[in-house]
RNA sequence: GCCGUAGUAGCUCAGUUGGUAGAGCAUGCCCAUGGUAAGGGCAAGGUCAGCGGUUCAAUUCCGCUCUACGGCUCCA
Numbered sequence: 001g002c003c004g005u006a007g008u009a010g011c012u013c014a015g016u017u018g019g020u021a022g023a024g025c026a027u028g029c030c031c032a033u034g035g036u037a038a039g040g041g042c043a044a045g046g047u048c049a050g051c052g053g054u055u056c057a058a059u060u061c062c063g064c065u066c067u068a069c070g071g072c073u074c075c076a
Base pairs, nucleotide, nucleotide: 001072002071003070004069005068006067007066010025011024012023013022019056027043028042029041030040031039049065050064051063052062053061
């Protein structure tokens, strides 16, 4: 330098023939217990990496950029 994969909640990950997003763990509250843990319920938490484009509508499609990982090539 070229190619590919990934980037979504604090963490690990789903999701989508385009129609404004979920789970588990963690956190807060409640139930329950003589009390603690385990258990049950509820809640909160997201500019879907960034910018632009297409579209009535983009997490999803297209382009560029950034980050991480992997592969290839060249020079030394």

The RNA shown here (transfer RNA) has 76 nucleotides and comes from a Candidatus Altimarinota bacterium. The organism belongs to Candidatus Altimarinota, within Bacteria.